[in-house]
RNA sequence: UUCUUAUCGAGAGAAGUUGAGGGACUGGCCCUUUGAUGCUUCAGCAACCAACCGUUUGGUCAGGUGCUAAAUCCAGCAGGCUUUGUGUUGCCUGGCAGAUGAAAA
Numbered sequence: 001u002u003c004u005u006a007u008c009g010a011g012a013g014a015a016g017u018u019g020a021g022g023g024a025c026u027g028g029c030c031c032u033u034u035g036a037u038g039c040u041u042c043a044g045c046a047a048c049c050a051a052c053c054g055u056u057u058g059g060u061c062a063g064g065u066g067c068u069a070a071a072u073c074c075a076g077c078a079g080g081c082u083u084u085g086u087g088u089u090g091c092c093u094g095g096c097a098g099a100u101g102a103a104a105a
Stems, first nucleotide, its partner, number of pairs: 001105002004102005013042005021031003025076004043068003048064002051060003072097001077094005
């Protein structure tokens, strides 16, 4: 990098340093010099894997990953319902894309 699969409305931030961007992409809407982003340190959250106990389901655990603004921030494609004279609005379902874990190539 590719493929398969599971999950994604819960949860959890301070300090130092840097110094203008960040929230994947596009549009929107937000965050941000009352300090973005990156890095470092410390802390925290979480049960996917591992480990342990129980054996159906479950429980304990932070060892391996992961995460710590907003639902994956919202929408994007298709369909249904709703509203409207039309445009459209709101809601729902599925999909696409993405993120993370596990397994494989």

Predicted 3D model of a 105-nucleotide RNA (SAM riboswitch aptamer (S box leader)) from Planococcus lenghuensis. Its Rfam family is "SAM riboswitch aptamer (S box leader)". From the family's description: The SAM riboswitch is found upstream of a number of genes which code for proteins involved in methionine or cysteine biosynthesis in Gram-positive bacteria.